[in-house]
RNA sequence: CACUGAUAAUAGCAAACUAUCCGAAAGGAUAGGACGCAAAGCUACAGGGCCUAAACUACGUUAAGCAUGGCAGCCUGGCCGCCAAA
Numbered sequence: 001c002a003c004u005g006a007u008a009a010u011a012g013c014a015a016a017c018u019a020u021c022c023g024a025a026a027g028g029a030u031a032g033g034a035c036g037c038a039a040a041g042c043u044a045c046a047g048g049g050c051c052u053a054a055a056c057u058a059c060g061u062u063a064a065g066c067a068u069g070g071c072a073g074c075c076u077g078g079c080c081g082c083c084a085a086a
Stems, first nucleotide, its partner, number of pairs: 004084002012037002017032006035073001041079003046076003049071003056065002
């Protein structure tokens, strides 16, 4: 330096659920709370996937379509980072 990953050490994050707030929704923020996580740090303008459908389109009617809205704790990639037994 590149891998790898302990019932090691030091620190860290925080699912469900609850409260308040934001949002059309999906979802997000804060506080509590811990299912889990060696990248559960960042990236959605890298690719795929998934969720939602306000606006728009279609329609006699709507339960249809659509991301310009989201998910990094779905996968691959990119960037950056702590520790060091085998």
c-di-GMP-I riboswitch aptamer from Peptococcaceae bacterium UBA4068, 86 nucleotides, folded computationally. Model confidence (mean pLDDT): 88 of 100. The organism belongs to Peptococcaceae, within Bacteria. Rfam family: c-di-GMP-I riboswitch aptamer. Rfam links the family to the GO term cyclic-di-GMP binding.